[in-house]
Background:
Model confidence (mean pLDDT): 86 of 100. Predicted 3D model of a 106-nucleotide RNA (SAM riboswitch aptamer (S box leader)) from Gracilibacillus boraciitolerans JCM 21714. The RNAcentral record of the sequence draws on Rfam and Ribocentre. Of the family's consensus pairs, 88% are formed in the model. Rfam family: SAM riboswitch aptamer (S box leader). Rfam links the family to the GO term regulation of gene expression.
RNA sequence: GUCUUAUCUAGAGAGGUGGAGGGACUGGCCCGAAGAAACCCGGCAACCUUUAAGUGGAAGCUUAAAAGGUGCUAAUUCCAUCAGGAGCAAUCCUGAAAGAUAAGAA
Numbered sequence: 001g002u003c004u005u006a007u008c009u010a011g012a013g014a015g016g017u018g019g020a021g022g023g024a025c026u027g028g029c030c031c032g033a034a035g036a037a038a039c040c041c042g043g044c045a046a047c048c049u050u051u052a053a054g055u056g057g058a059a060g061c062u063u064a065a066a067a068g069g070u071g072c073u074a075a076u077u078c079c080a081u082c083a084g085g086a087g088c089a090a091u092c093c094u095g096a097a098a099g100a101u102a103a104g105a106a
Base pairs, nucleotide, nucleotide: 002105003104004103005102006101007100008099013041015040016039017038021031022030023029026080027079028078042073043072044071047069048068049067050065051064052063053062054061055060077098081096082095083094084093085092086091
């Protein structure tokens, strides 16, 4: 990198280093010297592992913890594209695509 499955409207610092960029891509619209990316610390969450309790014949399920592996920490995945639907319209709803993350597979 590819494939499979699950999730994506909640949550998370007025800290340090750093210096101009960042929000995947394209278009938009935003964020940024009242400091971007990146790194460190802090934090959030609970996908995998682990531990404890409950339940069960078992597989498993539920709850709690947050030690290990990740992840995340502006805006719904910031919005859009395609298909279907509702509406006079503005706009809204559902599904898909694309993307992200986790776990697994060849």